RNA sequence: CGGGCUGGAGUAUGGUGGUAGUACACGCGCAUGGGGUGCGCGCAGACCGGGUUCGAUUCCCGGCAGCCCGA
Numbered sequence: 001c002g003g004g005c006u007g008g009a010g011u012a013u014g015g016u017g018g019u020a021g022u023a024c025a026c027g028c029g030c031a032u033g034g035g036g037u038g039c040g041c042g043c044a045g046a047c048c049g050g051g052u053u054c055g056a057u058u059c060c061c062g063g064c065a066g067c068c069c070g071a
Stems, first nucleotide, its partner, number of pairs: 001070007010024004018054001026042006047063005
C1' cells in the first nucleotide's frame, strides 16, 4: 500500500426490513440455621456519518477500530 472478515447489554452469542432475544454476570426477593444451589423479578445493548425505504440493527456507500492474507 492492496484485499477479505468482523463490529450488538459487563462478557459470549442467535436472529431479522417493522417486536432486539438467549446464557452467564450483576441487583432484589423467596426457599436453607448459613453457604452452595434452585426458582421468580429486575437492570442493561445494535461503532460513527450519509444514502435507499413509509420504516434500517439488517440493504448500499464512506470513515474508524480489531483480526487475517498478500506485497

Annotation:
Transfer RNA from a bacterium, 71 nucleotides, folded computationally. It matches the Rfam family "tRNA". The family's RNA type in Rfam is transfer RNA.